[in-house]
RNA sequence: AGGCCCUUGGCUCAGUGGUCGAGCACAGGGUUUUGGCCCCUGGUAUGCCAGUUCGAUUCUGGCAGGGCCUU
Numbered sequence: 001a002g003g004c005c006c007u008u009g010g011c012u013c014a015g016u017g018g019u020c021g022a023g024c025a026c027a028g029g030g031u032u033u034u035g036g037c038c039c040c041u042g043g044u045a046u047g048c049c050a051g052u053u054c055g056a057u058u059c060u061g062g063c064a065g066g067g068c069c070u071u
Stems, first nucleotide, its partner, number of pairs: 001070007010024004018054001026042005047063005
């Protein structure tokens, strides 16, 4: 310098145009002498800026960050 891939709660990951989900973690309650296990409930997320569309996490462009390959 060129090419490819990734970016979604605190963490790890799903989600190919129509209400953003799961596990772990966290908070409250129940149980327990206390704690743990277990049970119930709850909060928290689409990297940024534009475009297309009735509607974008999803499609397109740019930017940023990260990773891989070639020279």

This is a predicted structure of a 71-nucleotide RNA (transfer RNA) from an Anaerolineaceae bacterium. The sequence is in RNAcentral, with records from ENA. The coordinates come from a structure-prediction model, not an experiment, and the mean pLDDT is 80. It matches the Rfam family "tRNA". Rfam classes the family as a transfer RNA.